[in-house]
RNA sequence: AGAGUUUGAUCCUGGCUCAGGACGAACGCUGGCGGCGUGCUUAACACAUGCAAGUCGAACGGGCCUUAACGAAUAGAUUUACUAUGAGCUAAGGUUAGUGGCGGACGGGUGAGUAACACGUGGAUAACCUACCUGACACAUCGGGAUAACACCGUGAAAACAGUGCUAAUACCGGAUACGUUCUUUAGGGCGCAUGGUCUAAAGAAGAAAGGGGGAACCCGGUGACAGAUGGAUCCGCGGCUGAUUAGCCAGUUGGUGGGGUAAAGGCCUACCAAAGCGACGAUCAGUAGCCGGCCUGAGAGGGUGAACGGCCACACUGGGACUGAGACACGGCCCAGACUCCUACGGGAGGCAGCAGUGGGGAAUAUUGGGCAAUGGGCGAAAGCCUGACCCAGCGACGCCGCGUGGGGGAUGAGGGUCUUCGGAUCGUAAACCCCUGUCGGGGGGGACGAACGCGUCGCGGUGAACAGCCGUGACGCCUGACGGUACCUCCAAAGGAAGCCCCGGCUAACUCCGUGCCAGCAGCCGCGGUAAUACGGAGGGGGCAAGCGUUAUUCGGAAUUACUGGGCGUAAAGCGCGCGCAGGUGGCUUGGUAAGUGGCAGGUGAAAUCCCUUGGCUCAACCGAGGAACUGCCUGCCAAACUGCUGAGCUUGAGGCUGGGAGGGGAGAGCGGAAUUCCUGGUGUAGCGGUGAAAUGCGUAGAUACCAGGAGGAACACCGGUGGCGAAGGCGGCUCUCUGGACCAGUUCUGACACUCAUGCGCGAAAGCGUGGGGAGCAAACAGGAUUAGAUACCCUGGUAGUCCACGCCCUAAACGAUGGGCACUAGGCGUCGCGGGUGUCGACCCCUGCGGUGCCGUAGCUAACGCGUUAAGUGCCCCGCCUGGGGGAGUACGGUCGCAAGGCUGAAACUCAGAGGAAUUGACGGGGGCCCGCACAGGCGGUGGAGUAUGUGGUUUAAUUCGAUGCAAACCGAAGAACCUUACCUGGGUUUGACAUGCACGUAGUACGGAACUGAAAGGUGAAGGACCCUCACUUCGGUGGGGGAGCGUGCACAGGUGCUGCAUGGCUGUCGUCAGCUCGUGUCGUGAGAUGUUGGGUUAAGUCCCGCAACGAGCGCAACCCCUGCGCCGAGUUGCCAACGCGAGAGGCGGGGACUCUCGGUGGACUGCCGGCGACAAGCCGGAGGAAGGUGGGGAUGACGUCAAGUCAUCAUGGCCCUUAUGUCCAGGGCGACACACGUGCUACAAUGGGCGGCACAACGGGGAGCGAAGGGGCGACCUGGAGCGAAUCCUAAGAAAGCCGUUCCCAGUUCGGAUUGGAGUCUGCAACCCGACUCCAUGAAGCUGGAAUCGCUAGUAAUCGCGGAUCAGCCAAGCCGCGGUGAAUACGUUCCCGGGCCUUGUACACACCGCCCGUCA
Repeated sequence: AGAGUUUGAUCCUGGCUCAGGACGAACGCUGGCGGCGUGCUUAACACAUGCAAGUCGAACGGGCCUUAACGAAUAGAUUUACUAUGAGCUAAGGUUAGUGGCGGACGGGUGAGUAACACGUGGAUAACCUACCUGACACAUCGGGAUAACACCGUGAAAACAGUGCUAAUACCGGAUACGUUCUUUAGGGCGCAUGGUCUAAAGAAGAAAGGGGGAACCCGGUGACAGAUGGAUCCGCGGCUGAUUAGCCAGUUGGUGGGGUAAAGGCCUACCAAAGCGACGAUCAGUAGCCGGCCUGAGAGGGUGAACGGCCACACUGGGACUGAGACACGGCCCAGACUCCUACGGGAGGCAGCAGUGGGGAAUAUUGGGCAAUGGGCGAAAGCCUGACCCAGCGACGCCGCGUGGGGGAUGAGGGUCUUCGGAUCGUAAACCCCUGUCGGGGGGGACGAACGCGUCGCGGUGAACAGCCGUGACGCCUGACGGUACCUCCAAAGGAAGCCCCGGCUAACUCCGUGCCAGCAGCCGCGGUAAUACGGAGGGGGCAAGCGUUAUUCGGAAUUACUGGGCGUAAAGCGCGCGCAGGUGGCUUGGUAAGUGGCAGGUGAAAUCCCUUGGCUCAACCGAGGAACUGCCUGCCAAACUGCUGAGCUUGAGGCUGGGAGGGGAGAGCGGAAUUCCUGGUGUAGCGGUGAAAUGCGUAGAUACCAGGAGGAACACCGGUGGCGAAGGCGGCUCUCUGGACCAGUUCUGACACUCAUGCGCGAAAGCGUGGGGAGCAAACAGGAUUAGAUACCCUGGUAGUCCACGCCCUAAACGAUGGGCACUAGGCGUCGCGGGUGUCGACCCCUGCGGUGCCGUAGCUAACGCGUUAAGUGCCCCGCCUGGGGGAGUACGGUCGCAAGGCUGAAACUCAGAGGAAUUGACGGGGGCCCGCACAGGCGGUGGAGUAUGUGGUUUAAUUCGAUGCAAACCGAAGAACCUUACCUGGGUUUGACAUGCACGUAGUACGGAACUGAAAGGUGAAGGACCCUCACUUCGGUGGGGGAGCGUGCACAGGUGCUGCAUGGCUGUCGUCAGCUCGUGUCGUGAGAUGUUGGGUUAAGUCCCGCAACGAGCGCAACCCCUGCGCCGAGUUGCCAACGCGAGAGGCGGGGACUCUCGGUGGACUGCCGGCGACAAGCCGGAGGAAGGUGGGGAUGACGUCAAGUCAUCAUGGCCCUUAUGUCCAGGGCGACACACGUGCUACAAUGGGCGGCACAACGGGGAGCGAAGGGGCGACCUGGAGCGAAUCCUAAGAAAGCCGUUCCCAGUUCGGAUUGGAGUCUGCAACCCGACUCCAUGAAGCUGGAAUCGCUAGUAAUCGCGGAUCAGCCAAGCCGCGGUGAAUACGUUCCCGGGCCUUGUACACACCGCCCGUCA
């Protein structure tokens, strides 16, 4: 410090979200130790139990206990005496119910109430109080009467209470005294900010007291008054919440006078008088809230907050009240009322945890019914001491902060195991094991604090004092006091032994793989993941982060400049009020004097402590704690300054206004007048239509319309001029004249002297529509009616037509009321128009030219802007004022409330809920029933078809055990398939088989092994299996026959693996289709733009072409186009067999032979065409048109060749391939069946429907090809398919192959379902093949269906093309081929043209589309 998210991309606006910090937290998982903190945020809900405020016997009288003295009396034995008990009394000690004193007003808790002088801060009290404490002064005299306790008695369940009697005091009362105190009166002094306060004097009046201890001294108390200290009280300035959908509030209200009251001012209270007081600078009302130091955050300003600690306030079950007291309206006091709880004998009583623990309840949630007064502090006491849930400690909770540990070093075979893997390995990982070492924490043993000073006693010294008492201070010694706690700390022992988790790993954001899952389960803070290869779900391995914690949730600040003071905006993103006038308010020209409020400086006071910061110190460190400093940005006071602002005095003229003189204008109001036109009425002429539309109809018209003429009526609006023009604040204003009236402008520079600008509330104006009352009503025209259109048409079009439009008066108050741009002033280049007025030159004059001011436009510099654009008429640069926005989109300008209105409705104006976007500008595309230009058999013009029939074939559908699979608009459908009877074959049924039909490797076995297969079984595959029966390499032995060992091949068994036409073409390669042979698609550098991007590639011409030329901030280049390649068309050269034959010869008359190299032809090479030449057009270009020559002319014709890309197009079944799946089967083998089914539907063909034809006969003329498991001649047989035959030929030689067919010549048929057509069916055959049943082709005989030119619709073709005719080939045993690929023969018609349909190219325009119009999107219903 930023990031993600709107888009195909971009810039901007703008919201949402994240990363950070914090926490009295809670929840989930986990949890070793310690220190320091911290812990009911909710029910100010209710509370059992215990404790939390007592103390003083040195104030008082008693009671009780103990001891002692005296001792009546009694008893015992003796009796003088003794013993025991013992009333009473006295004294001492202890104890304490009561009276009395002090304290229970502190300490502790809580935050309900409170928006207030409650709090903070600074002042004021001349308007006040203050027990205990301190200082200093004075005093304490004489009396009196009671009353608790107690005793007796009584009531009551209890609590409690009554009566009678006795008694004390530091309890109570009276009198006396009282300098000083208070009050009254009088006089005086100086003082002050008013009331006044203070000082002095005099007179009068009033007011005190208490004693106790002690042998005494003395000590502790008491009273009056003064002062201090402390604590409190009251008042004031300033400061800090929300709502105006709360705008008016107030009757003790505001003030005065008299009185009362208080410690004290005061309407605090009361009587009377006056009628005030507060409020837009927000009263009142409502909501919320204890306030502050601080705490959290932030760079700061600010925002949030008010736990713990500290200050203040308020409260104590709820509400009210007073009493006592120095102090209370009193947490553990009283009274009353209320609610609740408890006791009760039902009559009546008791209680108040927001003290500490604790309980219930509420809640996501918050602790022990602990120890101790040892310390600190408090109350009482003379003191010892007592009391103290304040406090100090301990306990519980990872709630927070801080610290420590869970080991350290070595250790590679990089172990095992896990995970991944391309199978090689990689990684966990020096991690572990193992070796060496250490000992923090925890555990055990031992030692062991600080916190303790006081107090008491003795002695000494000092002060007081008469004093060696006492008291006070101090020193020494002694004694005594520790809850925590046998804790901190130290030490010894043992042993790595007891101690790691949590979250995350798609981007933001650090960290990646596998498996599972398959829009399921789930995740998610935002964007978003998941529909079979998920780094986003779940698990695992690995990794990242933090660590005794880690995450989540809630809240808050930050980021957010997203309320903008610092630090934002308003033309189009949200946002300028429709316009003006104008009070308050804000702001304000030049000179000068004064003042000192603002402002600046200096000083003083205050700003508590704690906190924060700096320095330093103490706990081993840290957290934590201590000390010092700084700071606390504030407030108050005094002094100084006087530039600026304010205030005030005097002046000025430039701002503003006035005056004089001018001209311009649809500025406003009223009255009058005018002509054109529409309509209506009357009369006339005149006849069948008029009107209206895309076309019509409704409508009008023979009762005379429309048309034409004349006359009349009435209303409304004012053609031309007219303009980018004028006027007005806006709305708005248009015939002419008159009257009244507002404003602006120009010139003069005479006057006033800042009089100004803006403007919340307010007031006025305010198009159209609408409303009220009354007029008016020609035309037009909501509503309405009819006619059309349409699927419908409550619309658009037409015929009618009422409100209304017009006038007067009164309302309404809105608008895209727009320049979507508030007003004022100033400054900042110009150029060109136009309106008004003026000046100058000049002129006879008009005009023109130069120039000033004011208006109104266009272009444009700087600058601004997100861009578009604005640009002296700013959206530039500044100042002043107002409005708006309170600020994402929707909900919604809706609801409620208020207010205005006759109503309609206007103004003001939310929330719940919901989304992650909504927007602005610009860019590239795509699209448009937008525009311009241009192509294509695209249309048109033609020729022939399809769609109807039969049949073939493919497909859908259906069927089936199976009808294997794929292809599906163009661009699937005689497509993959250029050959399904078995095979093919992937499908089905059935039968087999399991290392396999096929590949590689390993281990083991193997001579009767491999091989071989008789025979049996079986549909076959397969199974069983006889006879026979080996080989290679090597070593040793050898009688050379061979034997033995090892190895190999083969075979068997087993293991790795094979295999899969199983899935995914949406995981892929490759190949292909399509747009499209369309003319396009891009790049480098430069330039322009914030950027996407643009430019280039646009423009003017031209072309088949981004082809070429010219121009140009572009200059070049690449992929495409063209050319280079092949075939074909002409010529030439070379070559001449198997091809050819002009001349010559032979000849069986066949180029057959000799021969020839001319010709055809073949093969190879080469020439030729380039707009080269001429003319015209064009810009002198590119090029176009015409012509010449030429076999061919402007790309000669045809082919091959397919840019960047699009369609997740097609293909996992050609092949290859990732992943997934099957593994005695989804592999593999076999037989049979199926792929050939058939109510239907579609596509592509064939054959036809006939006479331009069919049949028959005769006669012609091709080219490309193919042939060895082949083509197969002649000859012979058969009507024929074909059979026989086998010559020749691996082919310019032989065969196919001849009759090529159409054609030509002749003949027949005569318009007929036929001598057309050939389907279908019957019969008989041929051929291929293991085999033609399902399911072949062909032949012959017979049969002779539909069909007579095909609805809507639709296809191909622009020349050797269409049409038509036959021929060949691939595949192939054969063939369902009428398909496909080629070949040649015959051989047309038409194109005016580019409006329309389809597709495409370029430019431009609009866009809310970008999955891109098969888009987007609205409403209704579900």